Source information
The prediction has a mean pLDDT of 82. This is a predicted structure of a 92-nucleotide RNA (c-di-GMP-I riboswitch aptamer). Of the family's consensus pairs, 95% are formed in the model. The sequence was found by an Rfam model in a public genome assembly.
[in-house]
RNA sequence: CUUUGCUAAGGGCAAACCAUCUGAAAGGGUGGGACGCAAAACCGACGGGGCUAACGUUUUUUAAGGAGAAUUAAGCCGGCUGGGUUGCCAGA
Numbered sequence: 001c002u003u004u005g006c007u008a009a010g011g012g013c014a015a016a017c018c019a020u021c022u023g024a025a026a027g028g029g030u031g032g033g034a035c036g037c038a039a040a041a042c043c044g045a046c047g048g049g050g051c052u053a054a055c056g057u058u059u060u061u062u063a064a065g066g067a068g069a070a071u072u073a074a075g076c077c078g079g080c081u082g083g084g085u086u087g088c089c090a091g092a
Base pairs, nucleotide, nucleotide: 002092003091004090005089012037013036017032018031019030020029021028022027035079041085042084043083046082047081048080049077050076051075056071057070058069059068060067061066
């Protein structure tokens, strides 16, 4: 330097769920908690994929206020997947 993660050590992160805060929602923050993770570290101003639909648009209904439906990301997900950057220990 390349590659692998069968073993060990020292560490790290933290799903579901619960409490609370926040948000229209998806989701997010904090604390508790551990299903898992060798990149579950960083990059969404990188590709694909997924979630939500307040506003907007179209439309149905109503006397009106309003209510319903469809669509839309400018809102999200990096613990869905590919890519880029960095990196602990051990083996080859």